[in-house]
c-di-GMP-I riboswitch aptamer from a soil metagenome, 86 nucleotides, folded computationally. Its mean pLDDT, the model's own confidence on a scale to 100, is 84. It matches the Rfam family "c-di-GMP-I riboswitch aptamer". From the family's description: GEMM was predicted in a large-scale screen for bacterial structured RNA regulatory elements. RNAcentral holds the sequence, with entries from MGnify.
RNA sequence: GAUAACGGCAAACCCGGCGAAAGCCGGGGACGCAAAGCUUGAGGCUACCGCACGCUCCCCCGUGCCACGCCAGUCGAGCCGCCGAA
Repeated sequence: GAUAACGGCAAACCCGGCGAAAGCCGGGGACGCAAAGCUUGAGGCUACCGCACGCUCCCCCGUGCCACGCCAGUCGAGCCGCCGAA
């Protein structure tokens, strides 16, 4: 960083699977992407368990809090890397 080349990734949505959920994996599919490669500081999502409260107690159920579960195609930083004209 070009209406170049070789190539790459794949949003929404659909199907199958895993998971409590967020979400992830595989297949299909392309809105886009020059780091939409890797890591994750800020931020965001979820709440099985746990804690608190309510239901007279327990259980069940409900509400709130909580990351030890996630997201990176929100912003930033670090690491690594393909091609290459003016």